[in-house]
Molecule: transfer RNA
Organism: candidate division Kazan bacterium RIFCSPHIGHO2_01_FULL_44_14
RNA sequence: GGCCCCAUCGUCUAUCGGUUAGGACGUCAGAUUUUCAAUCUGAAAAGACGGGUCCGACUCCCGUUGGGGCUA
Numbered sequence: 001g002g003c004c005c006c007a008u009c010g011u012c013u014a015u016c017g018g019u020u021a022g023g024a025c026g027u028c029a030g031a032u033u034u035u036c037a038a039u040c041u042g043a044a045a046a047g048a049c050g051g052g053u054c055c056g057a058c059u060c061c062c063g064u065u066g067g068g069g070c071u072a
Stems, first nucleotide, its partner, number of pairs: 001071007010025004018055001027043005048064005
């Protein structure tokens, strides 16, 4: 250089065109407890960036950025 794959809450991970973007851990608040831990309830928290297609895009297409793999 060429080709391929990946990028979603703090972390890990679902979501194959119509979802209020779900779950686990973590965080915060409350309940319980003499206190802590554990347990229960609740809350906050996410689509790498820029375009395009579409009535509608995290999802399809193009480019950029970053990471990984194969190859020379």